[in-house]
RNA sequence: ACAUGGGGAUCGACGUUCGCCGGCGGCAGGCUUCUGCCGCGGGAGGAAAGUCCGAGCUUCGCAGGGCGCAAUGCCGGGUAACGCCCGGUGGCCGCAAGGCCGAGGAAAGUGCAACAGAGAGAAGACCGCCGCGCUUCACGUGAAACUCGUUGACGCGCGGUAAGGGUGAAAGGGUGAGGUAAAAGCUCACCGCGGGCCCGGCAACGGGAACGGCAAGGCAAACCCCAUUGGAAGCAAAGUCACGUAGGCAAGCGUUUGAGAACGGCCCGUUCGAGCUUGUGGGUAGGCUGCUCGAGCCCUCGGGUAACCGGGGGCCUAGAGGAAUGAUCGUCACCGUUGCGCGAGCGAUUUCGCAGCGGAACAGGACUCGGCUCAUGAUCCUCUGUGUUC
Numbered sequence: 001a002c003a004u005g006g007g008g009a010u011c012g013a014c015g016u017u018c019g020c021c022g023g024c025g026g027c028a029g030g031c032u033u034c035u036g037c038c039g040c041g042g043g044a045g046g047a048a049a050g051u052c053c054g055a056g057c058u059u060c061g062c063a064g065g066g067c068g069c070a071a072u073g074c075c076g077g078g079u080a081a082c083g084c085c086c087g088g089u090g091g092c093c094g095c096a097a098g099g100c101c102g103a104g105g106a107a108a109g110u111g112c113a114a115c116a117g118a119g120a121g122a123a124g125a126c127c128g129c130c131g132c133g134c135u136u137c138a139c140g141u142g143a144a145a146c147u148c149g150u151u152g153a154c155g156c157g158c159g160g161u162a163a164g165g166g167u168g169a170a171a172g173g174g175u176g177a178g179g180u181a182a183a184a185g186c187u188c189a190c191c192g193c194g195g196g197c198c199c200g201g202c203a204a205c206g207g208g209a210a211c212g213g214c215a216a217g218g219c220a221a222a223c224c225c226c227a228u229u230g231g232a233a234g235c236a237a238a239g240u241c242a243c244g245u246a247g248g249c250a251a252g253c254g255u256u257u258g259a260g261a262a263c264g265g266c267c268c269g270u271u272c273g274a275g276c277u278u279g280u281g282g283g284u285a286g287g288c289u290g291c292u293c294g295a296g297c298c299c300u301c302g303g304g305u306a307a308c309c310g311g312g313g314g315c316c317u318a319g320a321g322g323a324a325u326g327a328u329c330g331u332c333a334c335c336g337u338u339g340c341g342c343g344a345g346c347g348a349u350u351u352c353g354c355a356g357c358g359g360a361a362c363a364g365g366a367c368u369c370g371g372c373u374c375a376u377g378a379u380c381c382u383c384u385g386u387g388u389u390c
Stems, first nucleotide, its partner, number of pairs: 001388004005383007012332004017327002020043002023040007045362001049373002052371005057234004064268004069230005074088005089103001090101004104225002109223002111219002126165002128161007136153003139149002173191006192214001193212002197208004238289004248280006260272003296315008334359008343350002
């Protein structure tokens, strides 16, 4: 100088004028309800988004069991909890700093992998190689051979084989040597695999020395099996006040021989129970609460590799209600570009200053939190991070 990795921060500032929401205080009017004025403070995000997980909270009268369904899935820790976070193990990617992971079980069963191929998972013989037999031909011997001989060639049959070749995404461990009629873990060496033993580690797992020739692959984000967890619905939850009509009509069932109810589905059990269920028809949809002090934020000390936990101190930072936080003007800051000037440099270029012009991503609460995921611009800090060149 260039490229690159992990973590973090900020999200424009100040002021004038007008306007909006809420809090506190004061004054005036006002029967209550309310209204007006003045002053002081406050008024969107890192994701407010997706509505994907987990909770707090509310309701389902109390309190259960089973099935089913769904989710998670290596080990240890954190947390209110989680499918999240931290650390580690194993695997994959990267030269590396680092990043990612669909991480239990394939001998419980079922299933899938077109076609090709002999054969696709307790799955094999196509081409070849070897042995034996037979026919034909060639050659040799011989006076003469279809007949003898042995060497060979083509073909056929039987047997052996899975080393070589082929098919395929994938083919009955791999490499090498010996051995064989030709071959093969057939034997051996090393690697791989297996179950034990020893050592280290809480563990996942790692390492070591032996032993065993060791047939049985991939996919479970296929069905499934195993372990663990899970009641439901949600602030449009719910509570309360006011108003209002027709709590009307019909049918069925029932009144302790108990209909029915207990808000995911089914079953069992338990409790309540005099009305319930279905259909049809009518009225209302307004106000207040819920509604912001929180598993909250900041600083510091201690513990811990870390996530995080504990002690001390400080702070209060929207609460709208069809949905407030806006508009205007000016200055400064940031980024880009153009020009000028001082300086540095061989040069390309560049630090700084001034002036002009332009720009500024993704994007706005609605009960509240902890996460994850998608979108996204600029600037800065840090890990004396990593690599290459000088």
Annotation: Predicted 3D model of a 390-nucleotide RNA (Bacterial RNase P class A) from Polyangium aurulentum. Model confidence (mean pLDDT): 79 of 100. Of the family's consensus pairs, 96% are formed in the model. It was read from a public genome assembly, where an Rfam model found it. Its Rfam family is "Bacterial RNase P class A". It is annotated as a ribozyme. Rfam describes the family as follows. Ribonuclease P (RNase P) is a ubiquitous endoribonuclease, found in archaea, bacteria and eukarya as well as chloroplasts and mitochondria. The source organism's lineage runs through Bacteria, Myxococcota, Polyangia, Polyangiaceae and Polyangium.